[in-house]
RNA sequence: GCCUUUGUAGCUCAGUGGCUAGAGCACUGGUCUAGUAAACCAGGGGUCGAGAGCUCAAUUAUCUCCAGAGGCU
Numbered sequence: 001g002c003c004u005u006u007g008u009a010g011c012u013c014a015g016u017g018g019c020u021a022g023a024g025c026a027c028u029g030g031u032c033u034a035g036u037a038a039a040c041c042a043g044g045g046g047u048c049g050a051g052a053g054c055u056c057a058a059u060u061a062u063c064u065c066c067a068g069a070g071g072c073u
Stems, first nucleotide, its partner, number of pairs: 001072007010025004018056001027043005049065004
């Protein structure tokens, strides 16, 4: 230098052109307990890496850039 792939909640990830963007763990509150843990109930937390264009509508499809991983020379 070129190719492939990944980027979504604090962490690990799912997701699909349109209805409120989700799960598990974590966190907060409550129930329970003598107390802690576990269990159960409820809750908070997201510019979907950045920008542009296509579209009535983009987290999703296109282009550029940024960052990580792998490969080729």
A computed fold for a 73-nucleotide RNA from Aureispira sp., annotated as transfer RNA. It was read from a public genome assembly. The source organism's lineage runs through Bacteria, Pseudomonadati, Bacteroidota, Saprospirales and Aureispira. The coordinates come from a structure-prediction model, not an experiment, and the mean pLDDT is 82. It matches the Rfam family "tRNA".